[in-house]
RNA sequence: UCCUGGCUCAGAACGAACGCUGGCGGCGUGGUUGAUACAUGCAAGUCGAACGGGAACGAUUCCUUCGGGAAUCAGUACCGUGGCGGACGGGUGAGUAACGCGUGGUUAACCUGCCCUCGAGACCGGGAUAACCAUUGGAAACGAUGGAUAAUACCGGAUAAGACCACGGCACCGCAUGGUGCCGGGGUAAAAAGGUUGGGAUCUUCGGACCUUCUGCUCGGGGAUGGGACCGCGUCCUAUUAGCUUGUUGGUGGGGUAACGGCCUACCAAGGCGAUUAUGGGUAGCCGGCCUGAGAGGGUGGACGGCCACACUGGGACUGAGACACGGCCCAGACUCCUACGGGAGGCAGCAGUGCUGAAUCAUUCGCCAAUGCGCGAAAGCGUGACGGUGCGACGCCGCGUGAAGGAUGAAGGCCUUCGGGUUGUAAACUUCUGUCAGGACUUAGGAAACCGUACGGGUGAAUAGUCCGUGCGCUGACCAGGUCCAAAGGAAGCACAGGCUAAUCUCGUGCCAGCAGCCGCGGUAAUACGAGAUGUGCAAGCGUUGUUCGGAAUCACUGGGCUUAAAGCGUGCGUAGGCGGUUUGGUAAGUCGGGUGUGAAAUCCCUCGGCUCAACCGGGGAAUUGCAUCCGAUACUGCCAGGCUUGAGGGUGAAAGGGGCAAGCGGAAUUCCAGGUGUAGCGGUGGAAUGCGUAGAUAUCUGGGAGAACGCCUAUGGCGAAGGCAGCUUGCUGGGUCACUCCUGACGCUGAGGCACGAAAGCUAGGGGAGCAAACAGGAUUAGAUACCCUGGUAGUCCUAGCCGUAAACGAUGGGCACUAGGUUUCGGGACCCCUGAUGGUUUCGGAGCCGUAGCGAAAGCGUUAAGUGCCCCGCCUGGGGAGUAUGGUCGCAAGGCUAAAACUCAAAGGAAUUGACGGGUCCUCACACAAGCGGUGGAGCAUGUUGUUCAAUUCGAAGCAACGCGAAGAACCUUACCAGGGCUUGACAUGCUGGAAGUAGAAUCCCGAAAGGGUGCCCACCGGUAUCCAAUCCGGAACCAGCACAGGUGCUGCAUGGCUGUCGUCAGCUCGUGUCGUGAGACGUUGGGUUAAGUCCCGUAACGAGCGAAACCCCUGUCGUCUGUUGCCAUCGGGUCAUGCCGGGCACUCUGACGAGACUGCCGGUGUUAAACCGGAGGAAGGUGGGGACGACGUCAAGUCAUCAUGGUCCUUACGUCCUGGGCUACAAACGUGCUACAAUGGCAGGUACAGAGAGACGCAAUGCCGCGAGGCGGAGCAAAUCUUCAAAACCUGCCCCAGUUCGGAUUGGAGGCUGCAAUUCGCCUCCAUGAAGGUGGAAUCGCUAGUAAUCGCGGAUCAGCCACGCCGCGGUGAAUAUGUUCCUGAGGAUUGUACACACCGCCCGUCAAGCCACCCAAGCUGGAAGCACCCGAAGUC
Repeated sequence: UCCUGGCUCAGAACGAACGCUGGCGGCGUGGUUGAUACAUGCAAGUCGAACGGGAACGAUUCCUUCGGGAAUCAGUACCGUGGCGGACGGGUGAGUAACGCGUGGUUAACCUGCCCUCGAGACCGGGAUAACCAUUGGAAACGAUGGAUAAUACCGGAUAAGACCACGGCACCGCAUGGUGCCGGGGUAAAAAGGUUGGGAUCUUCGGACCUUCUGCUCGGGGAUGGGACCGCGUCCUAUUAGCUUGUUGGUGGGGUAACGGCCUACCAAGGCGAUUAUGGGUAGCCGGCCUGAGAGGGUGGACGGCCACACUGGGACUGAGACACGGCCCAGACUCCUACGGGAGGCAGCAGUGCUGAAUCAUUCGCCAAUGCGCGAAAGCGUGACGGUGCGACGCCGCGUGAAGGAUGAAGGCCUUCGGGUUGUAAACUUCUGUCAGGACUUAGGAAACCGUACGGGUGAAUAGUCCGUGCGCUGACCAGGUCCAAAGGAAGCACAGGCUAAUCUCGUGCCAGCAGCCGCGGUAAUACGAGAUGUGCAAGCGUUGUUCGGAAUCACUGGGCUUAAAGCGUGCGUAGGCGGUUUGGUAAGUCGGGUGUGAAAUCCCUCGGCUCAACCGGGGAAUUGCAUCCGAUACUGCCAGGCUUGAGGGUGAAAGGGGCAAGCGGAAUUCCAGGUGUAGCGGUGGAAUGCGUAGAUAUCUGGGAGAACGCCUAUGGCGAAGGCAGCUUGCUGGGUCACUCCUGACGCUGAGGCACGAAAGCUAGGGGAGCAAACAGGAUUAGAUACCCUGGUAGUCCUAGCCGUAAACGAUGGGCACUAGGUUUCGGGACCCCUGAUGGUUUCGGAGCCGUAGCGAAAGCGUUAAGUGCCCCGCCUGGGGAGUAUGGUCGCAAGGCUAAAACUCAAAGGAAUUGACGGGUCCUCACACAAGCGGUGGAGCAUGUUGUUCAAUUCGAAGCAACGCGAAGAACCUUACCAGGGCUUGACAUGCUGGAAGUAGAAUCCCGAAAGGGUGCCCACCGGUAUCCAAUCCGGAACCAGCACAGGUGCUGCAUGGCUGUCGUCAGCUCGUGUCGUGAGACGUUGGGUUAAGUCCCGUAACGAGCGAAACCCCUGUCGUCUGUUGCCAUCGGGUCAUGCCGGGCACUCUGACGAGACUGCCGGUGUUAAACCGGAGGAAGGUGGGGACGACGUCAAGUCAUCAUGGUCCUUACGUCCUGGGCUACAAACGUGCUACAAUGGCAGGUACAGAGAGACGCAAUGCCGCGAGGCGGAGCAAAUCUUCAAAACCUGCCCCAGUUCGGAUUGGAGGCUGCAAUUCGCCUCCAUGAAGGUGGAAUCGCUAGUAAUCGCGGAUCAGCCACGCCGCGGUGAAUAUGUUCCUGAGGAUUGUACACACCGCCCGUCAAGCCACCCAAGCUGGAAGCACCCGAAGUC
């Protein structure tokens, strides 16, 4: 980078909860937890037109003997009998995985109160009973006994159109049992002569009868409605639940039910269910719908609607049309309450309400039956916590408002700032206007129309009565609404976010703290990520957070995924079920397709129209409801039935190949052992050794014999087999495949869940065998250790027979079958044709085994007719990493262990292929004082200097491997100086600006205090310019001064905020770009390759062609020559002069000075090389292959160094972290390190003599000659601003002494005496002289420099500087070597290639143990709850 793959986010939704905030209204909605426990009130009654009884209080009226009584309200309230309703309505979701629900059917197997309709009827009788009265029990609840009484209560009888039950006959139909209708005769079963309004025609005993209307009752037919039962299909997870079942499955008889049925029972038979998942376990009310989604799906079942189940828990029946009954009964149980202790009462999962629980529903113990509906009633009406309303909650959806227009000095304030300004922001103020909502006042519609009353019309009726229908008028509102006016911008905005995803940024505070966080991740002093502010963004009466669901997620993939290497092909075959299946004809019509019919409730969703001012919400109509059932039709395809075919498959005949398998026999080489011979001191083994063997004769060698295992050459990149696997030779038995012929069968096929078989090595059991090899084990080595690698031994095992095991990187990491899709080449086994004498060759075909490769595929690597291509069929498997192929359960095994196979918890990844780097105790090529070869050092001593450390008031600061440490510092006694102590100053030691001031002011001399700085005093006395003619005064301005304000100042911090400069890799040869090409892309090519070079230098080749920065060259010094110049340089020639000297005249030849040129380019010759580049050798030349040296340092690396050179962001100090002064310190000293100097001596030291440089410096300077001093130095001063004067060598060379010693080496240290510089040498300078004379005798491990005028050695100069701690640094010349065979190794570097789990890049990454703390799980003495199974015991009510 591409891919795979998980995690996470943006969306929508909610019966929500929490945080902050909160103006109004409409419509919805509100115990999701505990089917937890419930105080209190209410939630189912009604009918007097079925019946019996029947008040009291009070009121009014009347009577009264004044004590009271009567009537009416009133046949009211109430009690009971009776009827209907309490099976509806309302609640909840515990149970239920089921015909429970959904959908579609069946009932020829059934019921249905009230309602509608039709037919037939309602006759004659009877006896009780409650209320009530009396007595009586009990605390109560509730009874007991006796007595009286009514009915539409109950009972007997009659009648029977029709119904039901046998029987006989006929007809029709169907769906198997069967159904329906008709005819005949036989049997069975009814009722309330009830009730009531009205009437007064008829009768009357005056009660009524009777008439009429309505209603009720009985038996039947039909309908409607509501149910019962049965069936097809659909309906969650789990196989770590595979077998379940005895009334079980079926039959017969009987029973039971409204009804079928093992529903129940007796007997008989032994069945029934299950891999298309029975049985068991877990979870769950189901649906219309709702949420989400493009859809397919996924999730869900709260509100509304349908069904089911339940009503404290369990069981049971009764009544009834309907119940096994939420506000009925009985029993058992738990709990609560009452009690007189004997006994009783209760069931909010109805509406309110309460307690506990809970994140949470915190709501009203509201009002009304006005509307809608339900029960009863003839009706009025009564009842109704159903319902209609109200209240509470932003819980949700929808709507409205919190003002509108104008208004720039762009106000003030805030924030930011580059100090200019920007922003908040037309925002405000201010001006003008409007009036929604809320507030106040007034006012008016609608939800209301019925029932009923009344009037009228019509029907019924004897009727002007009643009743039914229609019309007009009247009656009925719990609660809510609309309109007008008033006043006033007045009462009404918040929440989240602003690093990316994701719209929106700045400042301050904080400093891995406090905190944030959905994921990635922020925070360690400049945080757009924390907190705050400012501003912005988003939404808005809400906004966020949390939880849950769907989406995104094609991340379980039906639509729509995969399995070579990312997770994923069973080790291999045979084969059962299943799935799939060649070609043709006919039939059928199950699948499939078309059309019709029924259903798919309503509500919801969608479309459309309409009603609330809009919307939410509501109403009308339509569409849709993708489904199921049924009828008709089609017949291509699939299925099914029947008949053919031959190409799939199989067979036949012929031929050849093969380590295919099994068994038996045989063979040679090697090894080892045994016996014997020869022979002697070792053998063996290793990197090197040792253990071991051997003089008791090994090893070696020869002969003979034994044993076991394995089969060299052939042998292959080759063959066979399903895989595992198979190799000496021969024989026997045997499996499979191939080719040729195309003779036979006729789809007989493919795959294959379970199942069965085979299955390397190791391992196990029993018995053999055992040469070699060899786990374990022993010993020897190696090593820090070495339970290893190496060596010497050595047991299981390896081998055989019989039986287990059942796994491997059992791999092509690639399941099997069929078909199709370019080729080339090799090889094995056959066939055909052609050529050849032959070996053989060529063409072609079938079957195997390899390589390369097209299209295509693939993330890429790669695959590519032996597919990983294109299709079809079948099986297996995968779904992030870890936990874990583990635990547990089951099963297999003798065991080892195998198969099957989780979860908790945890992470934000794990992974594949490829790319560029970096790295490797990988490989190849090349280079460098990198090693080697040499020379001299360091490390040991003393001293100098720097550093660490320590010390100190301070020992200022920085530099830290190479690349800090004689570094910043090219000069610390004061100064420097930044540090410390003490003493001072405060607009300041220094800069700029502004305001004000002043005449004895500033300043200065003097004096006083003081260590100084500084402070005070104060004689004298102001300066410059302008104005007026001058002077003085005055005035103005300036400088200076004073007072004050801005500000100065800081060597304070941050080099990890920076600029600039520098170091380093490294003077290494590299680093890149444009265009193009290749690759999905990162990227590659170019820049690699073959040569060559110091070099990516050049040449050749080349999908590259060119170019840039580097290398080289250009620049400077130096080496040769030429030209020019000729003093201060030089002196060959000429002349002069001196003891001598370019000393003088003269000259410019030479040297030299310093300008300009020439010269060197592999140019020439020979060879090598690719006809190249180039290399080697040579000539010439002062110089030869870059002549030597310098300056010059690519892209970059090291957050390298420096805030103390300078500059600078930020930050800090401001009578001090600024500034001045005195003194001290930077110089300390148990110790350690770096860099140097001087030495240790004879290639030396000392003494004497005597030569030869270069480059520099010099006026506050260098200083000669001369004199003084042992000397440092002093006096003195010629000359010189310099090719002129001054400063100038040492080693070397010559001579002498020393004679190997702590010395005539070495000079430290110390004492004394001096000199010089300087205000000043105490801390703390240098030099001289005299004396003193330390360590040290060439330096351990280790380590540094150098390849030629180099190393080594010798001196000279300069900067800084008063002086100097300089032995440092930078330069200069003198003398002047050794060595390089080479690139194995060490170090570093360049290039190519390879591996990689590294990319902060090996100082990487990473594994395991352990410590402390924390989390999760497990074990754990035990303790406790629940569920299930089996066995047994007790056993209520109740039905039969």